[in-house]
Context: one part of a larger RNA
């Protein structure tokens, strides 16, 4: 490099948007760039090779002659396909207006339960914690209980293999602003599409910078236990952090370990959102979109997958190529740092 692959064996970028590039629906016409032609011409040096003949006694070797030669260029011709030009179409795509559902996003305001703390009342000797204890708290009145107050964080039930979002993710209530999906109905634009190297944006948790906040929880740390030891598991405490604002970081088993898009291919049973019909008004039939469970063909090494494919095909991108060394070193880029990203080799089995 080819080939073969990428759910679990090595292998799908964490996810979007998108320039270039690649690929691209139906019909007519034109062109003839790609493509094609047992068409013509030029070139394809000589030697070599093939064929015929000749010379060294043969051969190797040498000489002569004829023809051939892939390819390239010019010309002529063909026009199915690809490309270019022109015209048209509506099935792909989009879209005005009208609805539905939804923890989609962002900002502000509000609410109740609980926890902790503070003040007060009642009240007395314990509370707490464990396998059992102890450290700890408590006669300076704890724990329990009642009233009042403060603070921060999270939103029980509803709640569901339920919904929404590209992914990360999103859950009390109200309002403002705002993104996307989807159903139905005519009319509209007329291929406007798909993918996407670079690029750019988003991106859990932890971590970092500045300023706030700090109830509960809790790395580190301290003490008590356990133990041969116990730098742990258990217990009592407890600081960063967890929360907010702004700015970084850019990673995860970022998982469906399954890239995006399109077409086609038995069924069955749920569930969510719409539309239509029947009608006994809460059932039933049907259709579109989402989300599940099972299961045929088929696929798979097996497990399993199976109209939400890992089936049958097409287009584009990413990635893999024995284990270790190593996702490391060096260099580059990025970062305040932590580090991230790109990414070897010697050596060894």
């Nucleotide at each position: 490099u080819a080939g073969g692959g990428c759910g679990u064996a090595a292998a799908g970028c964490g996810c979007g948007c998108g320039c270039a590039g690649g690929c691209g629906g139906c019909u007519u016409u034109u062109u003839a760039a790609g493509u094609c032609u047992a068409c013509g011409g030029g070139u394809u040096a000589a030697a070599u090779g093939c064929c015929g003949g000749g010379g060294c006694u043969c051969a190797a070797c040498c000489c002569c002659g004829u023809g051939u030669g892939u390819g390239c260029c010019c010309g002529a011709g063909a026009u199915a396909c690809u490309g270019g030009g022109a015209a048209g179409c509506u099935g792909g795509a989009g879209a005005c207006a009208c609805g539905u559902a939804g923890a989609g996003g962002c900002a502000a305001g509000c609410g109740g339960a609980a926890u902790u703390c503070c003040g007060g009342g009642u009240g007395u000797a314990g509370c707490g914690g464990u396998g059992g204890a102890a450290u700890g708290c408590g006669u300076a009145g704890a724990g329990a209980u009642c009233c009042g107050g403060a603070a921060g964080a999270a939103c029980a039930c509803c709640a569901g293999u339920g919904g929404c979002g590209a992914a990360g993710g999103c859950g009390g209530c109200u309002c403002a602003c705002u993104g996307g999906c989807u159903c139905g109905a005519c009319a509209c634009u007329g291929a406007c599409g798909c993918u996407g190297a670079g690029g750019u944006g988003c991106g859990a948790a932890a971590g970092c910078g500045u300023g706030g906040g700090g109830a509960g929880c809790a790395a580190a740390c301290a003490g008590g236990a356990u133990u041969a030891g116990a730098u742990a598991c258990c217990c009592u405490g407890g600081u960063a952090g967890u929360c907010c604002a702004c700015g970084c970081c850019g990673u995860a088993a970022a998982c469906g370990a399954u890239g995006a898009a399109u077409g086609c291919c038995a069924g069955a049973c749920g569930u969510c959102g719409g539309g239509g019909g029947g009608c006994u008004u809460g059932c039933u039939c049907u259709u579109c979109g989402g989300u599940g469970u099972c299961a045929c063909a088929c696929c798979u090494a097996a497990c399993g997958g199976a109209u939400u494919a890992a089936g049958c095909a097409u287009u584009c991108c990413g990635c893999c190529u024995g284990g270790g060394g190593a996702g490391u070193a060096c260099g580059g880029u990025c970062g305040c740092a932590a580090g991230a990203u790109u990414a070897a080799a010697a050596c060894u089995c």